Overview:
A computed fold for an 83-nucleotide RNA from a Myxococcales bacterium, annotated as transfer RNA. Taxonomically the source falls in Myxococcales (Bacteria, Pseudomonadati, Myxococcota, Myxococcia). It was read from a public genome assembly.
Parts: sequence; C1' cells; structure tokens
RNA sequence: GCCCGGGUGGCGGAAUGGGUAGACGCGGACGACUUAAAAUCGUCUGGCCAACGGCCGUGCAGGUUCGAGCCCUGCCCCGGGUA
Repeated sequence: GCCCGGGUGGCGGAAUGGGUAGACGCGGACGACUUAAAAUCGUCUGGCCAACGGCCGUGCAGGUUCGAGCCCUGCCCCGGGUA
C1' cells in the first nucleotide's frame, strides 16, 4: 500500500430489512434488611442550562432520505490478514 472486522452513556455491550438510541450486565446514588457490615432486595442513574422546559448526543466531515447507529463518499483511530 491493499483486503477484512470494529469505534454507541463512567465501563462492557445490544439495537444492522432505515422508523421511540442505549436493552442486559458492571459501576454509582438513595432506601430496606443488620447491633454494624457483607451478601441480598427495591427505586433511580447520558450531557448541558438556575429552573420551567428545552437543547445536544452512536469517531470526524459531507451526502441520500419524510426519517440514518444502520445506506453512500472522504478522513481519523483500534484489531487482524497479505506482498
């Protein structure tokens, strides 16, 4: 250089026939239980703004589309293969 796979909340990781993004787990907060703790159970848990409410968010920049994590183009990063 070329080919293949991947990049999604604090972390792992789902969602790929384009139609509510973040299921599930870990971690965290609060509560229950306990003399106290561990374990277990319950509720909540992306970011921003003082808040109502709103805005932003799938590596980056464009494109297609009524609508993109998903399709197309270029680039960046990680892993593998190949001369």